[in-house]
RNA sequence: CUCCGAUAAAGGCAAACCCGCCGAAAGGCGGCGACGCAAAGCCACGGGUCUAAAGCUUCUGAAAGCUAUGAUAGCCGGGCCGCCGAA
Numbered sequence: 001c002u003c004c005g006a007u008a009a010a011g012g013c014a015a016a017c018c019c020g021c022c023g024a025a026a027g028g029c030g031g032c033g034a035c036g037c038a039a040a041g042c043c044a045c046g047g048g049u050c051u052a053a054a055g056c057u058u059c060u061g062a063a064a065g066c067u068a069u070g071a072u073a074g075c076c077g078g079g080c081c082g083c084c085g086a087a
Base pairs, nucleotide, nucleotide: 004085005084012037013036018031019030020029021028022027035074041080042079043078045077046076047075048072049071050070055066056065057064058063
């Protein structure tokens, strides 16, 4: 230095529920709280998944279908950066 990851040390993050705010929604942010995490740090580049406001189509209408430009990094892969050091 690389791989690797402990019943180590120091520290870190925070699922669900509930409350508030934002959003059409998915979801996000804050509080509370710990299910878990060695990248659960950062990036939507590839795939997946979720949503469907606007748009398009059908329809007398109600409504339905399609659609990401929305979301997810705690779905997987990839890229960037990084703490500690037993075997």
This is a predicted structure of an 87-nucleotide RNA (c-di-GMP-I riboswitch aptamer) from a Chloroflexota bacterium.